RNA sequence: CAAGUAAGUCGGGUAGUCGCGAGGACAGUAAACUGUCUUCGAGGAAAGUCCGAGCUCCGUAGGGCAGGGUGCUGGGUAACACCCAGUGGGGGCGACCCCCAGGAAAGUGCCACAGAAACAAACCGCCAGGCUUCAAUCUGGUAAGGGUGAAAAGGUGCGGUAAGAGCGCACCAGCGGCCAGGUGACUGGUCGGCUAGGUAAACCCCACCCGGAGCAAGACCAAAUAGGGAAGGGAUGAAGUGGCCCGCUGACCUUCCGGGUUUGGUCGCUUGAGGUGUCAGGCGACUGGCACCCUAGAUAGAUGACUGCCACUCCCUCUAGGGGGAGGACAGAACUCGGCUUACAGACUUGCUUGUAAA
RNA sequence: GGGCCCAUAGCUCAGUUGGAAGAGCAACCGGCUCAUAACCGGUUGGUCCCUGGUUCGAGCCCAGGUGGGCCCACCA
Numbered sequence: 001c002a003a004g005u006a007a008g009u010c011g012g013g014u015a016g017u018c019g020c021g022a023g024g025a026c027a028g029u030a031a032a033c034u035g036u037c038u039u040c041g042a043g044g045a046a047a048g049u050c051c052g053a054g055c056u057c058c059g060u061a062g063g064g065c066a067g068g069g070u071g072c073u074g075g076g077u078a079a080c081a082c083c084c085a086g087u088g089g090g091g092g093c094g095a096c097c098c099c100c101a102g103g104a105a106a107g108u109g110c111c112a113c114a115g116a117a118a119c120a121a122a123c124c125g126c127c128a129g130g131c132u133u134c135a136a137u138c139u140g141g142u143a144a145g146g147g148u149g150a151a152a153a154g155g156u157g158c159g160g161u162a163a164g165a166g167c168g169c170a171c172c173a174g175c176g177g178c179c180a181g182g183u184g185a186c187u188g189g190u191c192g193g194c195u196a197g198g199u200a201a202a203c204c205c206c207a208c209c210c211g212g213a214g215c216a217a218g219a220c221c222a223a224a225u226a227g228g229g230a231a232g233g234g235a236u237g238a239a240g241u242g243g244c245c246c247g248c249u250g251a252c253c254u255u256c257c258g259g260g261u262u263u264g265g266u267c268g269c270u271u272g273a274g275g276u277g278u279c280a281g282g283c284g285a286c287u288g289g290c291a292c293c294c295u296a297g298a299u300a301g302a303u304g305a306c307u308g309c310c311a312c313u314c315c316c317u318c319u320a321g322g323g324g325g326a327g328g329a330c331a332g333a334a335c336u337c338g339g340c341u342u343a344c345a346g347a348c349u350u351g352c353u354u355g356u357a358a359a
Numbered sequence: 360g361g362g363c364c365c366a367u368a369g370c371u372c373a374g375u376u377g378g379a380a381g382a383g384c385a386a387c388c389g390g391c392u393c394a395u396a397a398c399c400g401g402u403u404g405g406u407c408c409c410u411g412g413u414u415c416g417a418g419c420c421c422a423g424g425u426g427g428g429c430c431c432a433c434c435a
Base pairs, nucleotide, nucleotide: 001355002354003353004352005351006350007349008348009347010346012310013309014308015307016306017305018304020041021040022039023038024037025036026035027034028033043330047341048340050339051338052337053336054335055214056213057212058211062246063245064244065243067210068209069208070207071206072086073085074084075083076082087101088099089098090097091096102205103204107203108202109199110198111197123146124145125142126141127140128139129138130137154172155171156170157169158168159167173195175192176191177190178189179188180187181186218267219266220265221264228257229256230255231254232253233252239249240248259434260433261432274293275292276291277290278289279288280287281286312327313326314325315324316323317322318321360431361430362429363428364427365426366425369384370383371382372381378415386402387401388400389399390398408424409423410422411421412420
């Protein structure tokens, strides 16, 4: 320098004019309201609502079944399907990346077509015997070879045999026992019988976890109206936060047609598992101590528009430094956090790898 | 803001232990008719919303995305 890989930061700045929302002060004011000044006013994803919580309410969230979720190990955390560190498998020359990664010798199901056979099989073939001159055919043995298929009963080689075969042996793969290391997933060694198909993002089994609803939760205040009508269910049990049963309480419930408020106000509503800096512990995620800071709360929804200058990118032009023009993504709070996922013009920083050249 | 559902031919919809994508209407062609409709026969038409994964194999199972739709104010 080129190509790549991982982690992280930013997401234009500044000044003026006009405008919007909220708080405070002052003035007009008795109040509503208006005016002036001042302070603050979107994001890394505010998004999807996919997980996990806080908070609030529901008969205390009691038991069982059903249902749902998670799924290598250890740790972090309020918690998680997240994060960190490792293990195993796969990919890449490498830095590094990816993996819903428990159990298929608990059981069941499925494996289309093809094929003899899709789990414990024999079509062609090989071998032996009967009949027999041979061939053909019958019986038996066999699973080396062929063929089918995504997948064919451990693989390769030597021996062995009538032909063969883990039948025997060596190496390799897998399984089980023992020993050693490790908290553990697992790894290494040794011995054994030789061997057991795939699928659990099929049912299922095992281990652990799960009450439900959601700020339109919920609390208070104000205004108004007809506490109405019809149908159905209900002490042979309505309803009690979603399935069913038991237990407890024990009379209402569902649908439709109507009536009122005219989308009323206040609280919840933003200080919180908060942020920044520093020190300490830890490989790390993270945790603890100290100091400092306060950083949107709108309610049909404010956070905007224009202009100048500077910075960045691109183009044109004259010319080696000026002039002119154009452009800037994804997107936008609505109770609040921790994550994940998805979208994103461009700019920058750091670590590492490979290649080339030079020293 | 919150909760839930759907996507298969031009339209309305089927599609179950995962194994060669279908029906009705529509369109086109032929027949019947003087002609049209109806009727009869035939044909065409598919990114199974998209992307990735599991599997030998995905419309179906799993994950992410896109588009569309439905419900929920308060009082008595």

Predicted 3D model of RNase P RNA and transfer RNA as a complex of 435 nucleotides. The coordinates come from a structure-prediction model, not an experiment, and the mean pLDDT is 80. It holds a member of the Rfam family "Bacterial RNase P class A".